[in-house]
Context: one part of a larger RNA
């Protein structure tokens, strides 16, 4: 010097990002116990007092010997054990004498709750949850796995099963269907394969013409026309779903304005005008876990507070199941304040055990 402990004058959070760590508290009995509340809780709330040993004694409970009377029920109650008291006394600094055994309160945020999670840096406000809503599914169900057979769903049957969102409970959940999605509709338009086949390409039986050979018949070459068949293409027209089109739909994906003027001081603007939009944010809440400016302003708390609580509303950029706002209880969650008690600190000291170091 390090580690793990113990004690500490006076002060008592001045420490620190933060009471981190440590201390305090602690059992049983009795008294007593607030706001709030979903009437269950909150609650061991908080806050008080008692607790050992000896002697005397009361009451209750258990067990039950002598003995009595009678042969079996009973009476009887000593002794022993347990519990609850009353009176008096004794000792110590200290009586749950060691060990083990909640510190408490006030006020916000978030999540209702008990649960679950990053095995090995995150336990949470994240996930789940009961409850709510929407959509799909009529059974060989939808959906999922598999190439298939087949299996799960389910030996279930819409009070069922699957998918999605929300997340107890209370009060509620506004406007927009223009866009995107989904659902319905089916007249017109568009439209694949396919049907259709006007027209058309190639080929040539044949015919015409020309050249060569041949006496001739004819043979061969070149050019032209060209049926049927086969063949290369191919327009009109017909042609489903889908798209287009027409409707519906928000607890579907989503969205929810600007400028100017105006009341008999000023200020403000109930109101008026105008432009744009599918519609212009309703109820709530609001400097918020969301507020940039910002340590906003006012009030409270402090001697003093960028934090905190209550308000205001100028919401850079809140807002209603991407749920809004409340909410008792709950939380190894997170912010602020206080009481108690403390070596966290002023400011350090001493001691114990174990290391390190030095010498042997």
């Nucleotide at each position: 010097c390090c580690c793990u402990c113990g004690u500490u004058a006076a002060g008592g959070a001045a420490u620190u990002a933060g009471g981190c760590a440590a201390c305090u508290u602690a059992g049983c009995c009795a008294c007593g116990u607030a706001a709030c509340u979903u009437c269950g809780g909150g609650a061991u709330a908080a806050g008080u007092g008692g607790c050992g040993c000896c002697c005397c004694u009361g009451c209750g409970g258990g067990u039950g010997a002598a003995c009595a009377a009678u042969c079996u029920a009973u009476g009887g109650g000593a002794g022993c054990c347990c519990g609850c008291g009353g009176a008096g006394g004794c000792c110590g600094c200290a009586g749950u004498g060691a060990a083990a055994a909640g510190g408490c309160u006030c006020u916000g945020g978030c999540g209702a709750c008990u649960g679950u999670u990053u095995a090995c840096u995150a336990a949470a406000a994240a996930c789940a949850c009961a409850g709510g809503u929407c959509u799909c599914u009529g059974c060989c169900a939808a959906c999922u796995c598999g190439c298939a057979a087949g299996a799960g769903g389910a030996u279930g049957u819409a009070u069922a099963g699957a998918g999605a969102c929300u997340g107890a409970c209370g009060c509620c959940u506004g406007c927009c269907c223009a866009a995107u999605g989904c659902c319905g509709g089916g007249a017109g338009c568009u439209u694949a394969a396919g049907g259709g086949g006007a027209c058309u390409u190639g080929u040539u039986a044949u015919c015409c013409u020309u050249c060569g050979c041949g006496c001739a018949a004819g043979c061969g070459g070149g050019g032209g026309a060209g049926a049927a068949g086969c063949u290369c293409g191919g327009a009109a027209c017909c042609g489903a779903a889908g798209g287009u089109c027409c409707g519906g739909u928000g607890a579907a994906u989503g969205g929810c304005g600007g400028c100017u003027c105006u009341a008999a001081c000023u200020a403000u603007g109930a109101g008026a005008g105008u432009c744009c939009u599918a519609a212009g944010g309703u109820a709530g809440c609001g400097a918020a876990g969301u507020u940039c400016c910002u340590u906003g302003u006012c009030g409270g708390g402090u001697a003093a507070u960028u934090u905190c609580c209550g308000a205001c509303c100028u919401g850079c950029a809140u807002g209603a199941a991407u749920g809004g706002c409340g909410u008792a209880a709950c939380g190894a969650c997170u912010g602020g304040a206080g009481c108690g008690g403390u070596g966290u600190c002023u400011c350090a000291a001493c001691g114990a055990g174990g290391g390190a170091u030095u010498c042997g």
Large-subunit ribosomal RNA, domain IV from a Planctomycetota bacterium, 360 nucleotides, folded computationally.
The organism belongs to Planctomycetota, within Bacteria.
RNAcentral holds the full RNA, with entries from ENA.